[in-house]
Molecule: Bacterial large signal recognition particle RNA
Organism: Clostridiales bacterium
RNA sequence: CCAUACCGGCCGGGGAGAUAGCGGUGCCUUGUAACCUGCAAUCCGCUGCAGCAGGGGUGGUUUCCCUCUCCGAGGGCUGUAUAUGUGUGGUCAGAACCGUAAACCGCCGCGUUGACGAACGGGUCCUGCGCGAUCAGCGACUGUGAACCAUGUCAGGCGGGGAACCGAGCAGCAUUAAGCAGCAUCGUCUGAUGUGCCGCAGGGUCGCCUGUUCCGAGCGUAGGGUGCGGACUUCGCGCAUAUAUGCAUGUUCGAAGCGAGGGUGUAUGG
Numbered sequence: 001c002c003a004u005a006c007c008g009g010c011c012g013g014g015g016a017g018a019u020a021g022c023g024g025u026g027c028c029u030u031g032u033a034a035c036c037u038g039c040a041a042u043c044c045g046c047u048g049c050a051g052c053a054g055g056g057g058u059g060g061u062u063u064c065c066c067u068c069u070c071c072g073a074g075g076g077c078u079g080u081a082u083a084u085g086u087g088u089g090g091u092c093a094g095a096a097c098c099g100u101a102a103a104c105c106g107c108c109g110c111g112u113u114g115a116c117g118a119a120c121g122g123g124u125c126c127u128g129c130g131c132g133a134u135c136a137g138c139g140a141c142u143g144u145g146a147a148c149c150a151u152g153u154c155a156g157g158c159g160g161g162g163a164a165c166c167g168a169g170c171a172g173c174a175u176u177a178a179g180c181a182g183c184a185u186c187g188u189c190u191g192a193u194g195u196g197c198c199g200c201a202g203g204g205u206c207g208c209c210u211g212u213u214c215c216g217a218g219c220g221u222a223g224g225g226u227g228c229g230g231a232c233u234u235c236g237c238g239c240a241u242a243u244a245u246g247c248a249u250g251u252u253c254g255a256a257g258c259g260a261g262g263g264u265g266u267a268u269g270g
Base pairs, nucleotide, nucleotide: 001270002269003268004267005266006265009058010057011056012030013029014028015027020047021046022045023044024043035055036054037053038052039051064263065262066261067260068259070257074253075252076251077250078248079247080246081245082244083243084242085241086240087239088238089237092236093233094235095234097230098229099228100227101226104224105223108220109219110218117214118213119212120211121210122209123208124207125203126202127201128200129199130198131196132195133193134192135191136190137189138187139186140185141182142181143180144179150175151174152173153172158167159166160165
C1' cells in the first nucleotide's frame, strides 16, 4: 500500500415550553445526501456515556469525532413607543354637564300714546248660600189595559108571581184600578255632578293678570364671554394590568455556512 472480516462512529441540528434533570412525541425554526417499525401530553423512555425496544444501511472517511475564529436565520427575556380592552384614582376638575353671580358684549322687542317702582281696587284661590245647566227618579199628560172574582147599562135567556111587575145577571157596549209603554211638553217635587265667561256674603294672597292714581326713563331677553362652587363620573388625564404591532446600540440561546488546527481502531492474508 492492497484485499477480506469486525469494533466504534454516523444515518440531522437548534429554540421556546414542559421537567429535579436529560432525550423523545407535539409547536416554532434552520436545513437536506437527512433509514424503517412500535411507544407517548392528566404523556413515553431514561439518570449524567441520561429516549427505550426491534430491524436495515454505511463504515475509518472530500459524508465520522473534538476545539477555535468569523458570519449569522430564528426563538426567549428586558426596556421602550403606539393602539385596543379591563380595573382604579376627583387630593388630576381639562372638555362636556349642573348650580350660582353680577360689572361685560350683543340680536330683537317694549317704553313720554308713560318704562321701573309705590299705593289702592278687582280677578285668579278657598268656604257657604242662591239661581241656572245636565242626568236620573217621581208626578202630571197620552196610549193600552179585567172570561168570572171591577163599576154602569145589561138584548136574549133564567128565577119568583094569577097578573102588573120584581130579582140576580152572561155576551156586547162604555168606563176605570193595578200593571205595561210613551213623553217633542209641563212641575212651588226629590237626588246626583269631571256642571257655570252667573249672582250674593265671608275669608285669603301679593305669585301672575288687570284698572285707577303718584312718579318720570328706563325695562325684558335668545346667544356669547367671565368668575365661583358642585360631581359616586360621559370623554380626556394619571396609575396598574392583558393582548397586538413596531423599535433597541440591551441581554441570552443559537441552526445553516466559510475557514484553521487536532484525532481516526483491531484481526488475518498478500